[in-house]
RNA sequence: UUCCUUAUUGGAGAUGGAGUUCUCCUUAUAACCGCCGAUGAGGCUGAUGACUCCUGCAGUGUU
Repeated sequence: UUCCUUAUUGGAGAUGGAGUUCUCCUUAUAACCGCCGAUGAGGCUGAUGACUCCUGCAGUGUU
């Protein structure tokens, strides 16, 4: 690197962790991998699928 066999049962939801909840994949060929723009150049939002907390980043004010 390629091929074959097996499925512990777990995994996924555009940037980290935890809890709750929702949806999806589990036939492994998956579920998933943001948007605008012309498939370019370039630009925009957000640490969540949703809620809460923590951490990181950004802005403002106070000490």

The prediction has a mean pLDDT of 75. This is a predicted structure of a 63-nucleotide RNA (Fluoride riboswitch aptamer (crcB RNA motif)) from Planctomycetes bacterium HGW-Planctomycetes-1. NCBI's taxonomy places the organism under Bacteria, Pseudomonadati, Planctomycetota. The sequence was found by an Rfam model in a public genome assembly.